Annotation:
The RNA shown here (transfer RNA) has 72 nucleotides and comes from a Verrucomicrobiales bacterium.

Parts: sequence; structure tokens; C1' cells
RNA sequence: GCGCGGGUAGCUCAGCGGUAGAGCGACUGGUUUACACCCAGUUGGUCGGCGGUUCGAUCCCGUCCCCGCGCA
Repeated sequence: GCGCGGGUAGCUCAGCGGUAGAGCGACUGGUUUACACCCAGUUGGUCGGCGGUUCGAUCCCGUCCCCGCGCA
């Protein structure tokens, strides 16, 4: 340099045009003499940046940045 995959909540990952979700975590309450487990609730995001297409973009297109794999 070229090709492919990935970047979404504190962490691990779904979602692939029509209101962004789960598990774990954190917090509060219940339970317990207390802690843990368990139960109920709460808390969570400029969807990597910029621009374009569209009535509407996490999703499609262009470009750039970062990570991984391969080729040279």
C1' cells in the first nucleotide's frame, strides 16, 4: 500500500431503514442478627468523526480515525 472483519450503556454483545435493547455491573428497598444468595424497582448511550442519500439513517453511500486478521 491492497483486501476483509470490527468500533452501540461502566464491561460483554444484540439490533442492519420507522421510539436503541439484553446480560453483567452500579444504586435503592425487601429478606437476614449481619453478609452473601434471592425478590422488586431505579440508573443508564452525541450508536467512532465529518459529509451525502432519504419523509425518516445505528442500519445505505463517500471520506477520515482507531483495533484485529490476511496479502504484497
It was read from a public genome assembly. Model confidence (mean pLDDT): 82 of 100.